Background: A computed fold for a 110-nucleotide RNA from uncultured Litorilinea sp., annotated as Glycine riboswitch aptamer. It was read from a public genome assembly, where an Rfam model found it. Rfam family: Glycine riboswitch aptamer. Rfam describes the family as follows. This family represents the bacterial glycine riboswitch. The prediction has a mean pLDDT of 83.
RNA sequence: UGACACACAGCGAGAGAGCGUCCCGCCAGGGGACCGCCGAAGGUGCAAGCCGGGGCAGGCCGCCGCAAUGCCCCCGCGACACUCUCAGGCCCACGGAUCGCUGUGGUGAG
Numbered sequence: 001u002g003a004c005a006c007a008c009a010g011c012g013a014g015a016g017a018g019c020g021u022c023c024c025g026c027c028a029g030g031g032g033a034c035c036g037c038c039g040a041a042g043g044u045g046c047a048a049g050c051c052g053g054g055g056c057a058g059g060c061c062g063c064c065g066c067a068a069u070g071c072c073c074c075c076g077c078g079a080c081a082c083u084c085u086c087a088g089g090c091c092c093a094c095g096g097a098u099c100g101c102u103g104u105g106g107u108g109a110g
């Protein structure tokens, strides 16, 4: 001097699913109940693998033993746009994972 990652902000793009029925109502982009749906706010779950614990095997018999190797059991960690549908959502708006650009911070590769 100064990049990626990372965080925040701005702008742009951004899917899915009943304008469902009934009741209340301060008549609001409100509330409640019921049925039917969606998955891309958020959240739940987990494969391989790894950590730890225990057991067993290893030419025959007996004894010992678990350092290495392998197998079995238990436990914990463990990804997704997968899964669940808790939350949220189902005209438009708002919201919206994610992507692009810009800026700020930040790190300190080069």
Stems, first nucleotide, its partner, number of pairs: 001110001006105008018035001020034005036090003042086001043084001045082001049077002052074006